[in-house]
RNA sequence: AUUAGACAAAGGCAAACCGUCCGAAAGGGCGGGACGCAAAGCCAUGGGUCUAAACUUCUUAUGAAGCAUGAUUGCCAGGUUGCCGGG
Repeated sequence: AUUAGACAAAGGCAAACCGUCCGAAAGGGCGGGACGCAAAGCCAUGGGUCUAAACUUCUUAUGAAGCAUGAUUGCCAGGUUGCCGGG
């Protein structure tokens, strides 16, 4: 430099669920907890998915439809940094 992660070793993260707080919601923070993860480290850049407060239109006094500027990197791709040992 490259290649692929051993059933090795040292460590790491933490789904569901529960408590609490934030949020209109999706979802998120913290604590507990482990289904899993070799980038489940970081970045919403492209696609996907979720939500629809505000706004617009319609309806009418209550609803319906649309919409991301909201969310998700533990949906995929891309970018970037990196532990351990093996060939």
c-di-GMP-I riboswitch aptamer from Desulfotruncus alcoholivorax DSM 16058, 87 nucleotides, folded computationally. It was read from a public genome assembly, where an Rfam model found it.